The RNA shown here (small-subunit ribosomal RNA) has 1381 nucleotides and comes from an uncultured bacterium.

[in-house]
RNA sequence: AGAGUUUGAUCCUGGCUCAGGACGAACGCUGGCGGCGUGCCUAACACAUGCAAGUCGAGCGGGGAACAUUGAAAGCUUGCUUUUGGUGUUUCUAGCGGCGGACGGGUGAGUAACGCGUGAGCAAUCUGUCUCAGACAGGGGGAUAACGCAGCGAAAGUUGCACUAAUACCGCAUAAGACCACAGAGCCACAUGGCAUAGGGGUCAAAGGAGCAAUCCGGUCUGAGGUGAGCUCGCGUCCCAUUAGGUAGUUGGUGAGGUAACGGCCCACCAAGCCUGCGAUGGGUAGCCGACCUGAGAGGGUGAUCGGCCACACUGGAACUGAGACACGGUCCAGACUCCUACGGGAGGCAGCAGUGGGGAAUAUUGGGCAAUGGGGGAAACCCUGACCCAGCAACGCCGCGUGAGGGAAGAAGGUUUUCGGAUUGUAAACUCCUGUCGUUAGGGACGAUAAUGACGGUACCUAACAAGAAAGCACCGGCUAACUACGUGCCAGCAGCCGCGGUAAAACGUAGGGUGCAAGCGUUGUCCGGAAUUACUGGGUGUAAAGGGAGCGCAGGCGGACCGGCAAGUUGGAAGUGAAAUCCAUGGGCUCAACCCGUGAAUUGCUUUCAAAACUGCUGGCCUUGAGUAGUGCAGAGGUAGGUGGAAUUCCCGGUGUAGCGGUGGAAUGCGUAGAUAUCGGGAGGAACACCAGUGGCGAAGGCGACCUACUGGGCACCAACUGACGCUGAGGCUCGAAAGCAUGGGUAGCAAACAGGAUUAGAUACCCUGGUAGUCCAUGCCGUAAACGAUGAUUACUAGGUGUUGGAGGAUUGACCCCUUCAGUGCCGCAGUUAACACAAUAAGUAAUCCACCUGGGGAGUACGACCGCAAGGUUGAAACUCAAAGGAACUGACGGGGGCCCGCACAAGCAGUGGAGUAUGUGGUUUAAUUCGAAGCAACGCGAAGAACCUUACCAGGUCUUGACAUCCGAUGCAUAGCUUAGAGAUAAGUGAAGUCCUUCGGGACAUCGAGACAGGUGGUGCAUGGUUGUCGUCAGCUCGUGUCGUGAGAUGUUGGGUUAAGUCCCGCAACGAGCGCAACCCUUGCGAUUGGUUGCUAACAGGUAAAGCUGAGAACUCCAAUAGGACUGCCGGGGACAACUCGGAGGAAGGUGGGGACGACGUCAAAUCAUCAUGCCCCUUAUGACCUGGGCUACACACGUGCUACAAUGGCCACUACAAAGAGGAGCGAAUCCGUAAGGAGGAGCAGAUCUGAAAAAAGUGGUCCCAGUUCAGAUUGUGGGCUGCAACCCGCCCACAUGAAGUCGGAGUUGCUAGUAAUCGCGGAUCAGCAUGCCGCGGUGAAUACGUUCCCGGGCCUUGCACACACCGCCCGUCA
Repeated sequence: AGAGUUUGAUCCUGGCUCAGGACGAACGCUGGCGGCGUGCCUAACACAUGCAAGUCGAGCGGGGAACAUUGAAAGCUUGCUUUUGGUGUUUCUAGCGGCGGACGGGUGAGUAACGCGUGAGCAAUCUGUCUCAGACAGGGGGAUAACGCAGCGAAAGUUGCACUAAUACCGCAUAAGACCACAGAGCCACAUGGCAUAGGGGUCAAAGGAGCAAUCCGGUCUGAGGUGAGCUCGCGUCCCAUUAGGUAGUUGGUGAGGUAACGGCCCACCAAGCCUGCGAUGGGUAGCCGACCUGAGAGGGUGAUCGGCCACACUGGAACUGAGACACGGUCCAGACUCCUACGGGAGGCAGCAGUGGGGAAUAUUGGGCAAUGGGGGAAACCCUGACCCAGCAACGCCGCGUGAGGGAAGAAGGUUUUCGGAUUGUAAACUCCUGUCGUUAGGGACGAUAAUGACGGUACCUAACAAGAAAGCACCGGCUAACUACGUGCCAGCAGCCGCGGUAAAACGUAGGGUGCAAGCGUUGUCCGGAAUUACUGGGUGUAAAGGGAGCGCAGGCGGACCGGCAAGUUGGAAGUGAAAUCCAUGGGCUCAACCCGUGAAUUGCUUUCAAAACUGCUGGCCUUGAGUAGUGCAGAGGUAGGUGGAAUUCCCGGUGUAGCGGUGGAAUGCGUAGAUAUCGGGAGGAACACCAGUGGCGAAGGCGACCUACUGGGCACCAACUGACGCUGAGGCUCGAAAGCAUGGGUAGCAAACAGGAUUAGAUACCCUGGUAGUCCAUGCCGUAAACGAUGAUUACUAGGUGUUGGAGGAUUGACCCCUUCAGUGCCGCAGUUAACACAAUAAGUAAUCCACCUGGGGAGUACGACCGCAAGGUUGAAACUCAAAGGAACUGACGGGGGCCCGCACAAGCAGUGGAGUAUGUGGUUUAAUUCGAAGCAACGCGAAGAACCUUACCAGGUCUUGACAUCCGAUGCAUAGCUUAGAGAUAAGUGAAGUCCUUCGGGACAUCGAGACAGGUGGUGCAUGGUUGUCGUCAGCUCGUGUCGUGAGAUGUUGGGUUAAGUCCCGCAACGAGCGCAACCCUUGCGAUUGGUUGCUAACAGGUAAAGCUGAGAACUCCAAUAGGACUGCCGGGGACAACUCGGAGGAAGGUGGGGACGACGUCAAAUCAUCAUGCCCCUUAUGACCUGGGCUACACACGUGCUACAAUGGCCACUACAAAGAGGAGCGAAUCCGUAAGGAGGAGCAGAUCUGAAAAAAGUGGUCCCAGUUCAGAUUGUGGGCUGCAACCCGCCCACAUGAAGUCGGAGUUGCUAGUAAUCGCGGAUCAGCAUGCCGCGGUGAAUACGUUCCCGGGCCUUGCACACACCGCCCGUCA
């Protein structure tokens, strides 16, 4: 000293929370010792028992006891015992008497008060005992308790009669003296007054005791002192104004009374005062202080222990005694409670020390001693003392000590973890050596008491011996905050001070290992201060975060211009008194140290008194003019009030013309109109508002004010400088004004128009739209008193760069107008410094200062409730709490989003062509079914998808039958007659038997291979794609995504990448606080289109030659086609127009091709926790005679249904029949398979050729030519079904394909909707390939024929850039409100 937490991120505001310290504490776990402290905070609840205040016989009279002595009597054991007298000594004591029980000890209920603190005062007072001083004590008297006698009562107690003493009580004398009333002079003071003193008058004393004595202790009066007490005053002393008025003995006076004393303290009379916004009265809470805790301080909190004061003593009241009480362990009365009782009556008061019950989270022994300190009594000895000194209990706190120290690596064992190598626990332990704090035992033994006396206590301390021996825990380890791993758990159990952890890999839960922190303690809880500048005096704010009153006037209050004097209240300095002690601080000392204790000093920031100063504030006197005001001269204006006047327009009425509609809307309807509307012309009525001018123009304090005229009236500005001479500013309360709506009464009502009615819209429509329409809007009078009453910005004053408009004045210059310059007052914009969290403000401040007022202190609850005041009401003003959240909020950044805007693109729409959706069928999916119908994929971006091909296999699913080191891999040991084949059983796996040949490599060790055995392990298409890698889809082939340096910004970020053009493109050009660069775009790659060169076999054939039925068939050729390699070609290169002399674009030429020529591969940063653990790989979890492995059969092919994707059709641009052309690309050896023959055909037989420019599949089809059909469910369409065949294959039943004959279903162009396509494209036609034993309408390729349309970008969808709004950021599939559960 700060930190965490609002956000995607940022800055700010702002709350919440944490780290520190403290405690009379409590609770949890743990616990070795000692010292010093502390210990009912709750029930001022109730209390058993014991103790806590007595003492004096030297005040008094009695009584008892003991001893000594001396008598008497009785008994008899004749010198003893007993009884009873006298005297003396000692001792005890009930009573009278004295002193003390008013101290000491306890508690904090009450008290907001002169109670307490502090400082003064008493000229208004008292004071036992004590100290000092002065004086005195003469002589008498009458009682009474005890005791005795007699009663009453259960007891407590009490009555009668009689006796007696005193330092008990009462007169008299004396009076230095005191007091009282007269009365005379003096001194002093602070108002009443005080002091001292002549005079005569009145009143007032006393006690003795001890002792041989000296003497001592007492007694009385008076004065002084001391101590203690009483009273008065200044100042200070909690919260609530949702407590604003209180008070009748109340305030004062006079006079009595009372008191130690002043006083309404009490009483009688008189007066009507007194307190209060500087907070009376009322309510709540509370003992106050020294001090204690905290804090840098200022402050805030507390008032245990110790000390001072106060109050109280079961509750309430009262007095007595006394120096002192209205009395804790006294009295009386009342009340409640408890106890005793013989029922008639009595007794009691722990908030003393122990202790008990109760309450409570919680607080100790019914201990020892008067040895010390102190107190009471006493002459003293001494007695009493739960004050006190000690001990006991409690880690309750503070302080100190210990639980060992050195060596010791095989880095032991064990634990934990692991990537299996190790790491860590850890020199830690063991082991060895040493020491003895503490402990045990034994011996000595204090200070506290300088003679005696010691509870503590045989204690502290010292010495000796013994032996590491008896002694470590608690909390924490996600961030804040020092400290990390494993296992368990699986939004469960739980944690949590705040943020927040936990939904299968949790450093946050629980446990363990390890670590960190503190340590005889450690944590938790509670409370206080701190951090919190988060109530801000020191030291905050109010445009938008909470916060400026709606505005003005103005009493009190606060503040106030220049100069010269005076005073000294504030202020400053000096001095004196006080500020108790303890505490704190400094220093010195004592316990071994420390805590603790003792001494000294400083401090105690305060109050009081006094002396001095006079700058500033204040008070006072004088003077001034610049603040303020007045007069004078001008000026502008929707400033206000009242009265009057005017025209335009709407509506209504009357009349004319005129005819079928009008009106209204997005479109309509309600409505009006043939009874004549709307339209139009003329006349009239009435109400309301004042077009143009009109302007970020004017006026007003604000609300507000707009036709014209008149009257009355408020304010402002400029000039001038005559007058006053600080007269000023602000302003709590108070008063006044105060839009609209609303209220009351009475008018008025044209238009408009809440409510209401109807018509529409709509899922509904109590709305928006339309037709009507009442309050109201208008006037007068009164009320209401609020608004986003806003500039969200209080008023006043001064100062602080400029520029440019505009309104009203004045001055200069000019002959004058304009222009120009200067200046005052308003009103706008821009902008510097400065300010601000930023936005912004910026002479009209949100800048720099000053004064005064108002207001704020997290969000919600809530401007709500209650109370009070105001109001006719509606309602207004003032204005909480419980509870709840960790945020709520401001400004700005980046995104995403908008049924916001601008620009642009895309088969996105539009324009077209062909489909799909209807039918039949194929295929996939959902659903259902099933023993199983294995699994995955799910909007686009799942659904002819994984699957380029499920009869068995595949296969993962189901049923049944089997195996358990295993179907598969590695390691170890043993054996090598294992194995192929065959036979039998079985559905098969498998089991049993038989069993030829006797294998391969070798470095000769062995290995390969097979069987058996044990265990490590194998195995898993089991789970998690939300633990992952890899791969893929998608936005999207969209044009974007970023970085470095610089610059700007407090920062997130911005700039660059925006702007003007242009492009398919962040493509390029220009501009620019940016300059460059990277990933993307483009190009480089493949293919296709052109020619050239080179090369010619299997391809080709122009010329030459040969040759056939025909044929590049042959020789030959290298021209052509073609094949396949190389280089070329296209670059806006050229010309013209446009453009900015650019980029580029439009047109043209040439060219095979023209503006990226066509197509492909290629997919930026990222998004979707997108898909896949079943391609593969892989962490973790799970199964292990099974979730692994093998076999047979079944299933994946089911079928009321729904959807997707295809195929075939519905026909004449067609079907059928016949004849006849023209491809490209690809495939072929367990293969393609020709010719030829057989079969109607599928196919069969056959086996030429071909590992391919050679052979084969192979026929291309649409097209073309000719014929037929004639618009029909047909010569269309072909589903379904029957029969008979073919092929593949162990095997076509479930469940394959094909052929022939027969059968001949739906279907006649398809609803809402929806898909693809911009050119060699769509459409249409066939061909090939992969997979594959067989099985394609699917998929991937190939060529043939070959269109239509695009005006255009308003709209739908998707996307890009800029901008704007935003309370969204999981980002509009967002957020969020209400109701219900």
The RNAcentral record of the sequence draws on ENA, Greengenes and SILVA. Its mean pLDDT, the model's own confidence on a scale to 100, is 85.